[in-house]
RNA sequence: GGGGGUAUGGCAUAGGGGUAAUGCGUUCGCUUCGCAUGCGAGAGAUCGAGGGUUCGAAUCCCUCUACCUCCA
Numbered sequence: 001g002g003g004g005g006u007a008u009g010g011c012a013u014a015g016g017g018g019u020a021a022u023g024c025g026u027u028c029g030c031u032u033c034g035c036a037u038g039c040g041a042g043a044g045a046u047c048g049a050g051g052g053u054u055c056g057a058a059u060c061c062c063u064c065u066a067c068c069u070c071c072a
Stems, first nucleotide, its partner, number of pairs: 001071007010024004018055001026042005048064005
């Protein structure tokens, strides 16, 4: 220098055009003398950044950033 991949709540992942789901964690409540376990409820991500396409973008296109990988 060139090719490919990844980027989504605190963490690990899903979702591949119609406003984001699950587990763990976290908060509150129930259960207990108390804790753990179990059960119920809640908060928490405008999806790496900017632009484009579209009625509508996490999703499609372009550029950039970070990381991983391959080639030179």
The RNA shown here (transfer RNA) has 72 nucleotides and comes from a Clostridiales bacterium. It matches the Rfam family "tRNA". Rfam's curators write: Transfer RNA (tRNA) molecules are approximately 80 nucleotides in length. Gene Ontology term of the family: triplet codon-amino acid adaptor activity. Rfam classes the family as a transfer RNA. The RNAcentral record of the sequence draws on ENA. Model confidence (mean pLDDT): 84 of 100.